[in-house]
Context: one part of a larger RNA
C1' cells in the first nucleotide's frame, strides 16, 4: 500500500455552516488532455524465461532468441471522463396562496403550591420512621382564618403528540426572528452532494464578575442502622440550582447506527395538508410529508433490521486493525483554573 470492517464484537466527529479538495443530469459541436489502437527511437550487460552447446552429471560456465510489463515521439480513433462553447429541465432554487408548530430571543403578565414575616382563633403536642431519635413547641407550635414579602416552577390539556442540525424546547400575551410542509401556476438554468483545514452552536457539572436566595440540596453537622457505616434512612444545611455578561467545549452528546441521491411486497396506528365520494354532527377513498407498530424478498453471527434498512447500489467525509499499559507520559496548542484536544513507547499477557 493493497484488503476488510464501524447498532450490540475494535470502530460514525455531539451538532450544523463552509474553503480547498473529490464527485456530479438531459443534448449537440469542436479539442484529443485522460483512454485505446499502428509506427519509430530507447530500453547497456549480466541475471529471469525458452532452445542449444562445454566440464562424465547437476550446480557452474557459456551461444541465440524472447523478455524487459517502461518512457518519448509520431500518426490516427473519439465510446466514455476531462476541456470549450451552445441548447433543455427531470436535480437544485426564486416568486405566489395557504398551514401546523413546546424552534430562538426580548417584555409583560397569571393563579396554585411551598417558604418566610404581621395578625386573629385556639392548645399540647407537631414532626419524622420498618421502629425511633436528633429536631420544632407553653417564650404558645402543629392545625385553621386574614393580611403581606420573596423566589423558582407551570397540574389539567399532555399524546411511542409537535418543533428544532444537535444540544434541547412546555402556563398567558405582546413584539423581533429562524426554518418546515403542502397547492397551483410562472421564472432561473446545474446554480448541485460531500467536506480535510476553519469558524460557530453546544446538557449538566464546573470557574470569573456583579446581583438573587422560595423550594431543593453536594460538602457540612447531628440522629438512627449496623460487628462498623466516613453509605442507604431522619433533622438540619453552605456551595449551587435562579438572573446578567464572560469563560469551559465533555456526557450512555444514544437510533451506542455519518451525510446525500436513486430503487426494492404489505398491513396498521397517529400529526399536518391537499383532492373526491357519501344514506356528510361522522365515515370512506386517494396524495404528499412527519412520526410509530407489525411484517415480505434481502441482510446479519446471533439478536435483530426490514421504503424512517442494519436490502439493493454510486458519491464523498469520519473512523477502526488483540488485550494490558492508557485516552495515560512527553511535547505543542486551548484554558483563570478545573482541565480539554491532540497523542505514544518501554514493559507485559
Nucleotide at each position: 500500500c493493497u484488503g476488510g470492517g464501524c447498532g450490540u464484537a475494535a470502530a460514525g466527529c455531539g451538532c450544523g455552516c463552509g474553503u480547498a479538495g473529490g464527485c456530479g443530469g438531459u443534448u449537440g459541436g469542436c479539442c484529443a488532455a485522460g483512454u485505446c489502437a499502428g509506427g519509430c527511437g530507447u530500453g547497456a550487460a549480466a541475471u529471469c524465461c525458452c532452445c542449444g552447446g562445454g566440464c562424465u552429471c547437476a550446480a557452474c560456465c557459456u551461444g541465440g532468441g524472447a523478455a524487459c510489463u517502461g518512457c518519448a515521439u509520431u500518426c490516427g480513433a473519439u465510446a466514455c471522463u476531462g476541456g470549450u462553447c451552445g441548447a433543455c429541465u427531470a436535480g437544485a432554487g426564486u416568486a405566489c396562496g395557504a398551514g401546523a408548530g413546546a424552534g430562538g430571543g426580548a417584555g409583560g403578565u397569571a393563579g396554585a403550591a411551598u417558604u418566610c414575616c404581621a395578625u386573629g382563633u385556639g392548645u399540647a403536642g407537631c414532626g419524622g420512621u420498618g421502629a425511633a431519635a436528633u429536631g420544632c413547641g407553653u417564650a404558645g407550635a402543629u392545625a385553621u382564618g386574614u393580611g403581606g414579602a420573596g423566589g423558582a416552577a407551570u397540574a389539567c390539556c399532555g399524546g411511542u403528540g409537535g418543533c428544532g442540525a444537535a444540544g434541547g424546547c412546555g402556563g398567558c400575551c405582546u413584539c423581533c426572528u429562524g426554518g418546515c410542509u403542502c397547492g397551483a401556476u410562472a421564472c432561473u438554468g446545474a446554480c448541485g452532494c460531500u467536506g480535510a483545514a476553519g469558524a460557530g452552536c453546544g446538557a449538566a457539572a464546573g470557574c470569573g464578575u456583579g446581583g438573587g436566595g422560595a423550594g431543593c440540596a453536594a460538602a457540612c453537622a447531628g440522629g438512627a442502622u449496623u460487628a462498623g457505616a466516613u453509605a442507604c434512612c431522619c433533622u438540619g444545611g453552605u456551595a449551587g440550582u435562579c438572573c446578567a455578561c464572560g469563560c469551559c467545549g465533555u456526557a450512555a452528546a444514544c437510533g451506542a447506527u455519518g451525510a446525500g441521491u436513486g430503487c426494492u411486497a404489505g398491513a396498521u396506528g397517529u400529526c399536518g395538508g391537499g383532492g373526491g365520494g357519501c344514506c356528510u354532527a361522522g365515515c370512506c377513498c386517494u396524495u404528499c410529508g412527519g412520526u410509530g407498530u407489525c411484517g415480505c424478498a434481502g441482510c446479519u453471527a446471533a439478536c435483530g433490521c426490514a421504503u424512517u434498512a442494519a436490502g439493493c447500489a454510486c458519491u464523498c467525509c469520519g473512523c477502526c486493525u488483540g488485550g494490558g499499559g492508557a485516552g495515560u507520559a512527553c511535547g505543542g496548542c486551548c484554558g483563570c483554573a478545573a482541565g480539554g484536544u491532540u497523542a505514544a513507547a518501554a514493559c507485559u499477557c